Predicted 3D model of a 363-nucleotide part of an RNA (large-subunit ribosomal RNA, domain IV) from an Elusimicrobiota bacterium.
The full RNA is in RNAcentral, with records from ENA.
Rfam family: Bacterial large subunit ribosomal RNA. Its family is annotated with ribosome and structural constituent of ribosome in the Gene Ontology.
The coordinates come from a structure-prediction model, not an experiment, and the mean pLDDT is 86.
Context: one part of a larger RNA
RNA sequence: CCUUCGCUAAGGAACUAGGCAAACUAGCUCCGUAACUUCGGAAGAAGGAGUGCCUGAGUAAUGUCGUGGAUUUUAAAGUUUACGGCAUGAAAAGGUCGCAGUGAAAUGGGUUCCGUGACUGUUUAACAAAAACACAGGGCUCUGCUGAAAUCACAAGAUGAUGUAUAGGGCCUGAUGCCUGCCCGGUGCUGGAAGGUCAAGGUAAGGGGUCAUUCCGACUUGUCGGAAGAAGCUCCGAACUUAAGCCCCAGUAAACGGCGGCGGUAACUAUAACCGUCCUAAGGUAGCGAAAUUCCUUGUCGGGUAAGUUCCGACCUGCACGAAUGGCAUAACGAAGGAACCGCUGUCUCAGCGAAGGGCUCG
Numbered sequence: 001c002c003u004u005c006g007c008u009a010a011g012g013a014a015c016u017a018g019g020c021a022a023a024c025u026a027g028c029u030c031c032g033u034a035a036c037u038u039c040g041g042a043a044g045a046a047g048g049a050g051u052g053c054c055u056g057a058g059u060a061a062u063g064u065c066g067u068g069g070a071u072u073u074u075a076a077a078g079u080u081u082a083c084g085g086c087a088u089g090a091a092a093a094g095g096u097c098g099c100a101g102u103g104a105a106a107u108g109g110g111u112u113c114c115g116u117g118a119c120u121g122u123u124u125a126a127c128a129a130a131a132a133c134a135c136a137g138g139g140c141u142c143u144g145c146u147g148a149a150a151u152c153a154c155a156a157g158a159u160g161a162u163g164u165a166u167a168g169g170g171c172c173u174g175a176u177g178c179c180u181g182c183c184c185g186g187u188g189c190u191g192g193a194a195g196g197u198c199a200a201g202g203u204a205a206g207g208g209g210u211c212a213u214u215c216c217g218a219c220u221u222g223u224c225g226g227a228a229g230a231a232g233c234u235c236c237g238a239a240c241u242u243a244a245g246c247c248c249c250a251g252u253a254a255a256c257g258g259c260g261g262c263g264g265u266a267a268c269u270a271u272a273a274c275c276g277u278c279c280u281a282a283g284g285u286a287g288c289g290a291a292a293u294u295c296c297u298u299g300u301c302g303g304g305u306a307a308g309u310u311c312c313g314a315c316c317u318g319c320a321c322g323a324a325u326g327g328c329a330u331a332a333c334g335a336a337g338g339a340a341c342c343g344c345u346g347u348c349u350c351a352g353c354g355a356a357g358g359g360c361u362c363g
Base pairs, nucleotide, nucleotide: 001358002357003356004355005354006353007352008351010349011348014347019344027051028050029049030048031047036041038175052096053095054094055093061088062087063086064085065084066083067082068081069080070079071078097101109342110341111340112339113338114337116334117333121133122132137173138172139171140170141169142168143167150159151158152157176329177328178327179326181259182258183257186256187255188252189251190250191249192248195247196246197245201241202240206236207235208234209233210232213228214227215226216225217224218223219222260278261277262276263275264274287321288318299315300314301313302312303311
C1' cells in the first nucleotide's frame, strides 16, 4: 500500500451526478396517533413510557376435565355454584445490583410534495425488473353449429369443445370516479344493385390453308406450268350472351385516420366579445398545459435556500397536449423516477489509531 473489519475530538451532507456507502432505528407491553380515503385503510403513522433479579406467586385470573349441590325439564341438553386434577399464568406494592436490564445475537430510520403505473403479479437464462408486459373492468367486431367462426394440415383428421351467443375467436383500451366532442372527403369494412367496364365459356357472320374436279397454255401425247375450286379436315374470328370485382350509390371513427389562414374593430393604452374574407370532409369541444410533451428557455411571477438550470404552485405566447393510439382526477400499493425536511453518521472538512489476511524483505 490492498482487501475485510472496529473506534474516533469538533462539525454534521460542507461529499457527490445522487446521502452511493455507512450509521441511526429495531423485540415485547402500555399510552397515543394527522391530512386524505374507494370507509377497507392510511397505521408499527408520527410521538412517548416501561423492560434485569427477589418477594408478592405458581397466587389472582382464564381454559379444560372430574365430583358434589342448586335450578329447569318427561328426558336429554342447558344455566349457576363449591371443591379437586391438569394447562396457561399476571398486577399493585416492596426489596436489590450495575454506567448500562429486548445488557450478547437476531431484530423497521422517519416525514412531506410531485410525476408515473391502479393494485398482487410477469420480463430481456448470462450488462436493462421498469413508467415496459399482464391484469380485473370497458368497447368494437366475427361466429346460429350435419365441418360454428378461427387455427394446423396435400388429405384423412384434429384443436375450438364432449363447448352452443351469459359460448367461442380477433383487435383496441386498461381498477375506480367524472367523461369520451366535431369530421365518412381519402383508405378500410358493411350493405346496395339501376347504369358503365369486364374473363373463360356459349353461339357464330365472315375470312384463310389444303384439295377431288374443271378450265387455259405448252409441247417431247402424258407430262409440265397457270387459274377457279365442292365436301371433309384445319386456322383465325366480328356482333350477341355472360359472374364476381372495379367504377357508382349509401352507412360506418372505442375502424386507419384528420380536427385552418388572413385582415379590421371598443371613448388612455392594450386586447378583441364583434365584423369581413379565403379554404376545408371538418376546423380541437371538456379537461389539462414550459408537461416523461416547451425549440426560443435557466420563459415570467410566487414558494422553499444566505445562494435553487432541479423541485412545488400559478400564468398560457400549446415550436409540436387533448379525449379507449383514451382525457382529467384519484385512496391504496412500488427493491421504480424527481424534490425537500427531521434524525443519523468518517460521505466530507481531514485525517488518525487499532485488528485479521495479503502485498514487501529474508529463508